[in-house]
RNA sequence: CCAGACGGCCGGAUGGCCGCUCUCGGGCGGGGUUUCCCGUCCGGGGGAGGAAAGUCCGGGCUCCACGGAAGCACGGUGCCGGAUAACGUCCGGCGGGGGCGACCCCAGGGACAGUGCAACAGAAAGCAAACCGCCAAAGCCGGUUUGGGGCGGCAACGCCCCGGAUCAGGCCGGUAAGGGUGAAAGGGUGCGGUAAGAGCGCACCGCGUUUCCGGUAACGGAAACGGCACGGCAAACCCCACCGGGAGCAAGACCAAAUAGGGACGGCACGCCGGCCUUCGGGCCGGCAGGCGGGCUUCCGCACCGCCGUCCGGGUCGGUCGCGCGAGGCGUCCGGUAACGGGCGUCCCAGAGGAAUGGCCAUCCACGGCGCCCUUCGGGGUGCCUGGACAGAACCCGGCUUACAGGCCGUCUGGUCCU
Numbered sequence: 001c002c003a004g005a006c007g008g009c010c011g012g013a014u015g016g017c018c019g020c021u022c023u024c025g026g027g028c029g030g031g032g033u034u035u036c037c038c039g040u041c042c043g044g045g046g047g048a049g050g051a052a053a054g055u056c057c058g059g060g061c062u063c064c065a066c067g068g069a070a071g072c073a074c075g076g077u078g079c080c081g082g083a084u085a086a087c088g089u090c091c092g093g094c095g096g097g098g099g100c101g102a103c104c105c106c107a108g109g110g111a112c113a114g115u116g117c118a119a120c121a122g123a124a125a126g127c128a129a130a131c132c133g134c135c136a137a138a139g140c141c142g143g144u145u146u147g148g149g150g151c152g153g154c155a156a157c158g159c160c161c162c163g164g165a166u167c168a169g170g171c172c173g174g175u176a177a178g179g180g181u182g183a184a185a186g187g188g189u190g191c192g193g194u195a196a197g198a199g200c201g202c203a204c205c206g207c208g209u210u211u212c213c214g215g216u217a218a219c220g221g222a223a224a225c226g227g228c229a230c231g232g233c234a235a236a237c238c239c240c241a242c243c244g245g246g247a248g249c250a251a252g253a254c255c256a257a258a259u260a261g262g263g264a265c266g267g268c269a270c271g272c273c274g275g276c277c278u279u280c281g282g283g284c285c286g287g288c289a290g291g292c293g294g295g296c297u298u299c300c301g302c303a304c305c306g307c308c309g310u311c312c313g314g315g316u317c318g319g320u321c322g323c324g325c326g327a328g329g330c331g332u333c334c335g336g337u338a339a340c341g342g343g344c345g346u347c348c349c350a351g352a353g354g355a356a357u358g359g360c361c362a363u364c365c366a367c368g369g370c371g372c373c374c375u376u377c378g379g380g381g382u383g384c385c386u387g388g389a390c391a392g393a394a395c396c397c398g399g400c401u402u403a404c405a406g407g408c409c410g411u412c413u414g415g416u417c418c419u
Stems, first nucleotide, its partner, number of pairs: 001415010012364007020047012049390001053401002056399005061248004074244005079093005094108001095106004109239002114237002116233002131179002133175003139171003142167011187205006206228001207226008252321004262312007271288007290305002293302001328347008365388001368385007
C1' cells in the first nucleotide's frame, strides 16, 4: 500500500431574527375570605433517537380473578456453565459446518416408549432388492472337437453308450466390486482371497460396548473387546425436563356542567270498581272513566299520565392525577477471562395531548460533480457549483429485529514492496 475480519463512536457546527411547548421569578389588571385562579407583559432555564420504528420477547406498574400444593389441558423454551429483576437476551466454553486466515453460521434434548412419513426417479425405500454389468465353480440342455467301446455296412460312413477338452449359447444360478436412479441404497481406503465377488480374512480410519484418565459440566483422550448390528425425519404427532393466571395507561384513581332519566322530602291537585299488602296515613296491580297529543268537531285506533320547588346519588361532555429520581446518566477505583456486580464522587436530563421540539438568513465542515497545480501514484492543495441518510417521543425499563447519506477510532488476518 491492496484485499478483508471484528469491535466501539459520531451522525452536521456556530451566530442572528421570528415563532411553539413546559417550567421558574417579577410587574400590571380582574375575581376570590391571606397562600389561590384567570388574562397580559418582561426576564431566566429545559425541549427527540440510535434506532424514538416494528410491537416480536421479558419485566416494573395498574385493575380483575384467586386458600395452598399437586395433577390434567394448552402455549413456550431446549448442548453445558454463568450473568440478570426477568428473558426466546447476553457472556464464556463444547460439538457440527464454512473460510488459506482473522473470523463467521447452527431451535444443537430423546429415533431399542409408541404412532407415522419418504413425492419424482429407480430393479429395489426399511428386515430389503438385482436393471445394465461381472462370473461360469455346482446341475440340466445344446454346438464344436477328440479318446474308448458296441452295432450295422464290402467300404466311405452312420447310429448308440461312456469319458475328456472347449464355447457363456439357453435354462437354473452366483455376486453386490463397477455403472445408473435418488436427499438418502445396510461403513470407507488398501492388501489378501475368490469362478467373479463380498468384513469372507487382515491393517488403518469410522462406529458400538466396557474400563481408566482429564474437565463443575457439555465433552475430550487412551486401552481392550465386537465384523458392523442399532439408517433418516421430532420447525410430524409424541416422550422427557423447565417456565407460564387474565387484561392493559383507551390500565386505573379523583373532581364534575347543561339536558334527559332515577330517588327522598314539602306544597297544591285528586274519580269509580275489583284483588293483594298495611305501621290504618296509605301503597301496588288490573279494568273503566277522565286528561293530554293531529288546525277544529264526532267516531274508531295508537302513544303518554299528576304539577311545582329543594336536596341526594349514578353516568356522559369537560378537567386533574397517574407522568417523569429511575433495575437512571457520567467519571473513577475494586472483583471477575467476560456478560456483570460492588464502593465512592458528581449531575437532574422532554412531558405534549389533534398532539410542542419549527421556519428564514449568514459563515463554515463533510459527501458529490467540473477544472487547474503538485505527487513517492496511495493521495494532497485550490477555484466554482450543488448540498445533508434513516426517521420523529406518547406510562416506563431490559432486549431482539428491521431502516440508515456519510465519517472517525482501535485490534487483528492474508498478500505485495522497501529497509

RNAcentral holds the sequence, with entries from ENA. The RNA shown here (Bacterial RNase P class A) has 419 nucleotides and comes from an Alphaproteobacteria bacterium. A source record names the gene rnpB. Of the family's consensus pairs, 96% are formed in the model. The coordinates come from a structure-prediction model, not an experiment, and the mean pLDDT is 77. It matches the Rfam family "Bacterial RNase P class A". The family's RNA type in Rfam is ribozyme. From the family's description: Ribonuclease P (RNase P) is a ubiquitous endoribonuclease, found in archaea, bacteria and eukarya as well as chloroplasts and mitochondria.